[in-house]
RNA sequence: CACGCAGGUCACCCUAUCGUUCCGAUUCAAUCGGGAAGGAAAGUCCGGACACCACAGCGCGGCAUAGCGGUUAACAACCGUCCGUUGAAAAACGAGGACCAGUGCAACAGAAAGAAUGUACAGGUAAUGCUGUAGUGAAAUCAGGUAAACUCUAUGCGGUGAAACGCCAUGUAAACCAGCGCCCGAGGAUUGCGCGUCCGAUGCUGGAGGGUAGGCGGCUAGAUCUUAUUAGUAAUAAUAAGACCAGAUAAAUGAUAGGGACCCCGAAAGGGGUACAGAAUCCGGCUUAUGACCUGCUUUUUUU
Numbered sequence: 001c002a003c004g005c006a007g008g009u010c011a012c013c014c015u016a017u018c019g020u021u022c023c024g025a026u027u028c029a030a031u032c033g034g035g036a037a038g039g040a041a042a043g044u045c046c047g048g049a050c051a052c053c054a055c056a057g058c059g060c061g062g063c064a065u066a067g068c069g070g071u072u073a074a075c076a077a078c079c080g081u082c083c084g085u086u087g088a089a090a091a092a093c094g095a096g097g098a099c100c101a102g103u104g105c106a107a108c109a110g111a112a113a114g115a116a117u118g119u120a121c122a123g124g125u126a127a128u129g130c131u132g133u134a135g136u137g138a139a140a141u142c143a144g145g146u147a148a149a150c151u152c153u154a155u156g157c158g159g160u161g162a163a164a165c166g167c168c169a170u171g172u173a174a175a176c177c178a179g180c181g182c183c184c185g186a187g188g189a190u191u192g193c194g195c196g197u198c199c200g201a202u203g204c205u206g207g208a209g210g211g212u213a214g215g216c217g218g219c220u221a222g223a224u225c226u227u228a229u230u231a232g233u234a235a236u237a238a239u240a241a242g243a244c245c246a247g248a249u250a251a252a253u254g255a256u257a258g259g260g261a262c263c264c265c266g267a268a269a270g271g272g273g274u275a276c277a278g279a280a281u282c283c284g285g286c287u288u289a290u291g292a293c294c295u296g297c298u299u300u301u302u303u304u
Base pairs, nucleotide, nucleotide: 002299004297005296006295007294008293009292010291012260013259014258015257016256017255018254020036021035022034023033024032025031038276042287043286045285046284047283048282049281050161051160052159053158057195058194059193060192062157063156064155065154066153067081068080069079070078071077082096083094084093085092086091097152098151102150103149104146105145119134120133121132122131123130165217166216167215168214176207177206178205179204180203187199188198189197190196224243225242226241227240228239229238230237231236261274262273263272264271265270
């Protein structure tokens, strides 16, 4: 130098004019001031906050995890370490409890693939594959392998999902039919099933039909972010100081002009280009897509 490995930064910038949207002030029409998509907002694969069932138990079922230790609100995530596999290495990955609790599975080859079987040679016996070697095969003598085979063990787990949920307004048909029932209990709730518990009467279930689909809240000050110090191998924690950075509801940063930054082509002038991609309750992870650059590390082979 090159190939590779690991980690990190940015995600075009500035000015002017017009436009969109949220908040605040206000003389409430206007005007002024301040703010306005991401590192993945994607996938919906995990974990939670929050809301409701609801005061919410036991058993079965079901689901998840699986070396050891730590971090975290929590996790199947992250950090460290052991073991194993891959790689030349830096590193990456994890399928990491149990095969004497039980049930399965192993093509072909081979005589035979499991309380099974006896090909060839040798040894031995009263007799018997009784013993050994060879041969086939991944595996050959009450064998071993396999649990990302069923299963067992240990530990853990209520469910639903912002279209959650709460409030207000409007309006119709509080009507019609059927069944069951009114405390001697119809029915409903509790993920599935059972038990238990609770609610329960001009009631409940089902059918057909009618009306409405509007507004407000939830809705963004947080397990938040930045910097520094201390502790720790690290993930991270504590302390101190500072900051407020979208809340739309058919859906809000667009248009024009000028200048600049970086990259590519070119002798120059100049020309071209700047990725993946747009929140919808929020947060912590994982996975995937992607342009440019920075830092550290490895060295099979080759060059100087």